This is a predicted structure of a 149-nucleotide RNA (c-di-AMP riboswitch aptamer (ydaO/yuaA leader)) from a soil metagenome. Model confidence (mean pLDDT): 76 of 100. RNAcentral holds the sequence, with entries from MGnify.

RNA sequence: AGCCGAAUCCGUGCCGUCAAGCGGCAGGGAGCGGGGGAACCAUUUGGGAGGCUUUUGCCUCCCGGGGGCGAAUCGCCGCAUUGUGCGGCAUAGCGCUAGCUCUUUCUGCGCGAGCCCGUCAGCUAACCCCGCAGGCGCCCGAAGGAGAA
Repeated sequence: AGCCGAAUCCGUGCCGUCAAGCGGCAGGGAGCGGGGGAACCAUUUGGGAGGCUUUUGCCUCCCGGGGGCGAAUCGCCGCAUUGUGCGGCAUAGCGCUAGCUCUUUCUGCGCGAGCCCGUCAGCUAACCCCGCAGGCGCCCGAAGGAGAA
């Protein structure tokens, strides 16, 4: 110099510094990312108990839950155990691997976490809310496609 990622850019005020540069804090704008949320459309029965009702069906309670960010998901095995946890294998998926840029296949390497909401979320115009963190850091394989110069 750069890379992953939404996680960047530009002003303002204060503080640190003699000053500059830089850094920190607060707040604003732009941009980017995410969530909630009508109609139409889609979906239309988890289990148990009770009540109403002629039935269909409706209501209440309990249990099981359910959902979101993210690539990070579905399994198998082993050990502790009963809040489940830990370890291993494998895997959906993701990133890198391209010598001007983008991109396809192969090859190789790595990741395949964590956190949040709190019984509640399909889609979703208007509208509302939130975030802009972290981490890594070079020595570069093969065959194509599109562009730039």